Glycine riboswitch aptamer from Marinobacter sp. B9-2, 99 nucleotides, folded computationally. Rfam family: Glycine riboswitch aptamer. Gene Ontology term of the family: glycine biosynthetic process. From the family's description: This family represents the bacterial glycine riboswitch. It was read from a public genome assembly, where an Rfam model found it. The organism belongs to Marinobacter, within Bacteria. The coordinates come from a structure-prediction model, not an experiment, and the mean pLDDT is 79.
RNA sequence: GACAUGUCUGCGGGAGAGACUGAAUCGCCCAAGCUGGUGAUCAGCGCCGAAGGAGCAACUGCCCCGGAAACUCUCAGGCAAAAGGACCGCUGACAUGAA
Numbered sequence: 001g002a003c004a005u006g007u008c009u010g011c012g013g014g015a016g017a018g019a020c021u022g023a024a025u026c027g028c029c030c031a032a033g034c035u036g037g038u039g040a041u042c043a044g045c046g047c048c049g050a051a052g053g054a055g056c057a058a059c060u061g062c063c064c065c066g067g068a069a070a071c072u073c074u075c076a077g078g079c080a081a082a083a084g085g086a087c088c089g090c091u092g093a094c095a096u097g098a099a
Base pairs, nucleotide, nucleotide: 003097004096005095006094007093008092010090011089012088013087018045020044021043022042024041025040026039027038028037029036030033046079047078048077052075053073054072055071059066
């Protein structure tokens, strides 16, 4: 101590996909409904990929092991808004390297 990388604080941006169905359970509300409305949970079917997680190509003489992603999977998560959100930009702090 210009700058680079990593982690974190703050600010801004940030996609996709049913505000699905149920005479299921437990609550709440009222104008009390022959089958009311609504919240959570549960069950069913459909769907999404950008928390997290998992898989692999090149690489090797061969096998095992290792082996990246915005690719693939969809365990987890998600499918109005809000929240969350990979990632991007700015900001400051710290660590490491350093002309």